[in-house]
C1' cells in the first nucleotide's frame, strides 16, 4: 500500500430494526453509624450558565442523510489485527 475491527462522563462497561445517552458497577464527594476506622446504608457525581424551577451543549474529530443519529453514508486522526 490493501482488508477487517475498535474510539461513549475519572475508569470499566451498557444503549443492537435510527426514538428519553450515560443503565449497572468501580473510584470520588457529602451524610448516617462508630471512641476513631473499615465495613454496611442514604443522597450527589459529563459541560456550561443560572439563587433556583431549568435552560443549552456534550458518544475520536469534521461533515452529510433525516422529524430524530452513540447507532446509518463520506473523509479523516489515534489504537489492534490480518495481507503484501
Nucleotide at each position: 500500500g490493501c482488508c477487517g475491527g475498535u474510539g461513549u462522563g475519572a475508569u470499566g462497561g451498557a444503549a443492537u430494526u435510527g426514538g428519553u445517552a450515560g443503565a449497572c458497577g468501580u473510584a470520588g464527594c457529602g451524610g448516617a453509624u462508630u471512641c476513631a476506622a473499615a465495613a454496611u446504608c442514604c443522597g450527589c457525581c459529563g459541560g456550561u450558565g443560572g439563587c433556583g424551577a431549568c435552560a443549552c451543549c456534550g458518544u475520536g474529530u469534521g461533515g452529510g442523510u433525516u422529524c430524530g443519529a452513540g447507532u446509518c453514508c463520506c473523509a479523516c486522526c489515534a489504537c489492534c489485527g490480518g495481507c503484501a
Transfer RNA from Oscillibacter sp. 1-3, 84 nucleotides, folded computationally.
The prediction has a mean pLDDT of 81.
Rfam family: tRNA. Gene Ontology term of the family: triplet codon-amino acid adaptor activity.